[in-house]
RNA sequence: CUUGUCGGAUGGACAGUCGCUCGCUUCGGCGGGAGGAAAGUCCGGUCUCCAUAGGGCAACAUGCCGGCUAACGGCCGGGGGGGCUCGCUUAAAGCGGGUUUUACGGAAAGUGCCACAGAAAACUAUACCGCCUGUCGUGUAUUUUGGCAGGUAAGGGUGAAAAGGUGCGGUAAGAGCGCACCGCGGCGGCAGUAAUGCGCGCUGGCAGGGCAAACCCCAUGCGGAGCAAGACCAAAUAGGGGAGGAGGAGCGGCCCGCUCCGUUAAAACUUCCGGGUAGGUCGCUGGAGCCGGAGAGAGAUCUCCGGCCAAGAUGAAUGACUGUCGCUUCGGAAACGGAGUACAGAAACCGGCUUAUAGUCCGGCAAGCUCA
Numbered sequence: 001c002u003u004g005u006c007g008g009a010u011g012g013a014c015a016g017u018c019g020c021u022c023g024c025u026u027c028g029g030c031g032g033g034a035g036g037a038a039a040g041u042c043c044g045g046u047c048u049c050c051a052u053a054g055g056g057c058a059a060c061a062u063g064c065c066g067g068c069u070a071a072c073g074g075c076c077g078g079g080g081g082g083g084c085u086c087g088c089u090u091a092a093a094g095c096g097g098g099u100u101u102u103a104c105g106g107a108a109a110g111u112g113c114c115a116c117a118g119a120a121a122a123c124u125a126u127a128c129c130g131c132c133u134g135u136c137g138u139g140u141a142u143u144u145u146g147g148c149a150g151g152u153a154a155g156g157g158u159g160a161a162a163a164g165g166u167g168c169g170g171u172a173a174g175a176g177c178g179c180a181c182c183g184c185g186g187c188g189g190c191a192g193u194a195a196u197g198c199g200c201g202c203u204g205g206c207a208g209g210g211c212a213a214a215c216c217c218c219a220u221g222c223g224g225a226g227c228a229a230g231a232c233c234a235a236a237u238a239g240g241g242g243a244g245g246a247g248g249a250g251c252g253g254c255c256c257g258c259u260c261c262g263u264u265a266a267a268a269c270u271u272c273c274g275g276g277u278a279g280g281u282c283g284c285u286g287g288a289g290c291c292g293g294a295g296a297g298a299g300a301u302c303u304c305c306g307g308c309c310a311a312g313a314u315g316a317a318u319g320a321c322u323g324u325c326g327c328u329u330c331g332g333a334a335a336c337g338g339a340g341u342a343c344a345g346a347a348a349c350c351g352g353c354u355u356a357u358a359g360u361c362c363g364g365c366a367a368g369c370u371c372a
Base pairs, nucleotide, nucleotide: 001368002367003366004365005364006363007362008361009360010359012325013324014323015322016321017320018319020033021032022031023030024029035343039354040353042352043351044350045349046348047226048225049224050223060221061220062219063218064078065077066076067075068074079104080102081101082100083099084098085097086096087095088094105217106216110215111214112211113210114209128156129155130152131151132150133149134148135147136146137145164182165181166180167179168178169177183206184204185203186202187201188200189198190197191196230282231281232280233279240273241272242271243270244269247261248260249259250258251257289308290307291306292305293304294303295302296301326341327340328339329338330337331336
C1' cells in the first nucleotide's frame, strides 16, 4: 500500500413554489415539525388504575466475584475455562504476550439419558483379542497347539468418552501392590474486599466418567393490568328518579259529536336531578433531558458551573414539484448527458438489549506485495 474480516462514528447540503399539522399572533403573518434504530415489543423502570392484614405454595426469571445505576436479564472492571495467533523453551509437556469468546451455583440428595460401534457407557464394573498359572488331550529331537478351571486392566481393539499419567521396583503374568515426580481430594498457611491464586506445608493411594441449554436441588427476585392506563366536562334520543300537573290524543277549516288513553300510589305536558353514549378537555411531553466546560474514577458512572427548550397528531401532520451542488454508476477523449442515492418512519415517557442499514471516515486483527 492492497485485500479480507471485526468493531466504532456518520446517516447528504442549499434555495424556491404549493400544501399538512402544532404553537404564538397586533390576524398581516411568524416559529417548531421523525430516527439511529422511530422497528421487534425481549428485559427493567416512571406514571395510572385495580387488588392487597401478614405469610407461604405454585409458576416464571436469574445464577463466578466486585462495582455502576431509579432499576435491570443492562453496563464496567476482575477471576476461572475455551479458541486463534506470536514469542521463549522442551523428549513430550509447559511458560509468557496479544486477540477473541464464555447461561460460569450444585453431578457426593434422588430420577433419567449417553446414538453408532464395542465384552462393557458406570456404584467400587467388565475378560472380546491378548498375557500368565494349573489341568486334560495332541504334536515334536526341542520351541507347538486345542479344550476346561482360574488369575490379570500392562498391551490390542471399539468409541466423543473405558474407571488418574510417566518411570522404577515388584510379580507366574499383572495391578497405587510399593516408591519418586506430576495430577487429584482434605486440612492449614500466605496474597487478595472477593471470585480466586501459590514451583507453600501437612495429610490421604486416590474416590463416584459426562450431561442440570434433562427433570430436579439450592439461593435470589417477582401481586395484576397497561395511556384504548386513567381523570374531568357533557348534547340529541330512549330508559330511571323528584316536583308541578285533570285532562290529553285522533277524526275536522271550526263547533257539536264519536273513539281511545288517563283521572288510585296518576297519563299527556312543564321543570329539575342522576347514570351512560356521541363529542370535547386533560393525561401529552421540561425530562433519571440536551449541549459545552471543569473535576473525581482504571472504567461503567458521578459531582459542580454555564447555556438551551428541540414533533405532539387521534382516520392520525411531517408531503409534492422544481432548480443548484455532493456521492455512486454507465456512456464519452473532454465538455457533458442518462440512471440511482441505504435501512426505515414517532403515538405516554425513559434506560437497555436484539435485529436492519448504501456510501464515506476511523481503529483492531489476518494475509499478500513493496521499500529501508